[in-house]
RNA sequence: AAAAGUCUUCGGGGCAGGGUGAGGGAAUGUGUUUCCCAAUUCCCGAUCGGCGGUGAAAGCCCGUACGUCACGUUGUGACAUGAUCUGGGGAAGUUCCAGAGCCGACGGUACAGUCCGACAGGAGAAGACUACA
Repeated sequence: AAAAGUCUUCGGGGCAGGGUGAGGGAAUGUGUUUCCCAAUUCCCGAUCGGCGGUGAAAGCCCGUACGUCACGUUGUGACAUGAUCUGGGGAAGUUCCAGAGCCGACGGUACAGUCCGACAGGAGAAGACUACA
C1' cells in the first nucleotide's frame, strides 16, 4: 500500500405562458339563466437528468439506487426495474460536435418525471481513527 473494522460529513434536478373545466361558490326574474373560483396531473407548450464503470466527457451501453414481499430490524434473501438513432471528424466515442427522437418508481389528488409524502430513503463520494506491517 491493499484488505478489514469503527466513526464523521456530504449525498437529485425540473411546468414560464396559454387553453379546457371535473368540481365548488354566488346572484336570480327559476331560465338548458348570469357571474366568480377551479389541474404544476388533461391539451398546446415549457423544462429536468442520481451514483459507479466503460480506450474519450453517457438520462436512453453495462451495472446500481429509489419500489414490493418474506424473514426480521443491523441487515439478508427473492421479485420488479424505462428509453437512441443518423451524420461528422478522431487511434479510440450508441459518451464529443450537428440533427432528429425517446424515457421517467410507489402512495395521494382531476389522470403527475416536474406538486405533496420527502428535512424520508439511498447507490455512492470524501475524510478521520483503530489494528497489522

This is a predicted structure of a 133-nucleotide RNA (FMN riboswitch aptamer (RFN element)) from Reticulibacter mediterranei. It matches the Rfam family "FMN riboswitch aptamer (RFN element)". Rfam links the family to the GO term FMN binding.